[in-house]
Predicted 3D model of a 126-nucleotide RNA (Glycine riboswitch aptamer) from Oceanicaulis sp. Its Rfam family is "Glycine riboswitch aptamer". Rfam describes the family as follows. This family represents the bacterial glycine riboswitch. Rfam links the family to the GO term glycine biosynthetic process. The sequence was found by an Rfam model in a public genome assembly.
RNA sequence: AUGGCCGACGCUGGAAAGCGGGCGCGGAUGGGUUUCAUCCGCCGCCCCACCGAAGGAGCAAUGCGGCGCUGGCUUUUGAGCCGGCGGGCGCAGGAAUCUCUCAGGUCUCGGGACAGCGGGGGCGCG
Numbered sequence: 001a002u003g004g005c006c007g008a009c010g011c012u013g014g015a016a017a018g019c020g021g022g023c024g025c026g027g028a029u030g031g032g033u034u035u036c037a038u039c040c041g042c043c044g045c046c047c048c049a050c051c052g053a054a055g056g057a058g059c060a061a062u063g064c065g066g067c068g069c070u071g072g073c074u075u076u077u078g079a080g081c082c083g084g085c086g087g088g089c090g091c092a093g094g095a096a097u098c099u100c101u102c103a104g105g106u107c108u109c110g111g112g113a114c115a116g117c118g119g120g121g122g123c124g125c126g
């Protein structure tokens, strides 16, 4: 003199989409022949519908090669080298709040990309 990048922790903020249906269990109420109906609750299972901001997955630019056309130079006929344009043919590269909806989620709680603040950690720094 520079004052960056990364990740974790704490606090705060933080969207979307069902008060869905069925089964099971428990409780309450009513009738009743140990069974039926209604309501409530909870855990679980199944089905349908839906959301995108945990996570996950997909790809654009771009690079290399190759193809077509074309300009210049060289050549010993074949052809070689350098450049321009074109189409995206192959490989690599592979971003997101885009897309998918596997996962996750659709009252509250919780989770939550991302953002702000805080004190620390690692890497880097003339």
Base pairs, nucleotide, nucleotide: 004123005122006121009118010117011116012115013114018048020047021046022045023044024043025041026040027039028038029037030036031035049106050105051104055102056100057099058098062092063091064090065089067086068085069084070083071082072081073080074079